[in-house]
Predicted 3D model of a 102-nucleotide RNA (TPP riboswitch aptamer (THI element)) from Desmospora activa DSM 45169. The RNAcentral record of the sequence draws on Rfam. Its mean pLDDT, the model's own confidence on a scale to 100, is 79. Of the family's consensus pairs, 96% are formed in the model. The source organism's lineage runs through Bacteria, Bacillati, Thermoactinomycetaceae, Desmospora and Desmospora activa.

RNA sequence: UUACUCCACUAGGGGUGCACCAUGUGCUGAGAGGGGGCUUGCUCCCAACCCUUUGAACUUGACCUGGUUCAUACCAGCGUAAGAAAGUGGGGAAACCGUAUG
Numbered sequence: 001u002u003a004c005u006c007c008a009c010u011a012g013g014g015g016u017g018c019a020c021c022a023u024g025u026g027c028u029g030a031g032a033g034g035g036g037g038c039u040u041g042c043u044c045c046c047a048a049c050c051c052u053u054u055g056a057a058c059u060u061g062a063c064c065u066g067g068u069u070c071a072u073a074c075c076a077g078c079g080u081a082a083g084a085a086a087g088u089g090g091g092g093a094a095a096c097c098g099u100a101u102g
Stems, first nucleotide, its partner, number of pairs: 004092007011052004017027004033046006058083003064077004
């Protein structure tokens, strides 16, 4: 000095599903929370959480295909597919290189 790795700050991106004896309970998950609005299943705000090009966070294809489940979830495919939001500062650090001394 650097591969690599950790932390902080600022900025930004994102989703909120399924079942049931239904105003609650249960399931998966990092996340399924709270409040408001209205056209009542959409939208806005806040919080938490995840992710930011080394990008399967998340979106599209997709009410997709096969397995599986009450269903979501899960596994495999689609997928070398198309998109998707970054900068700064600090710490640690192998190998390598340079210098000094013995």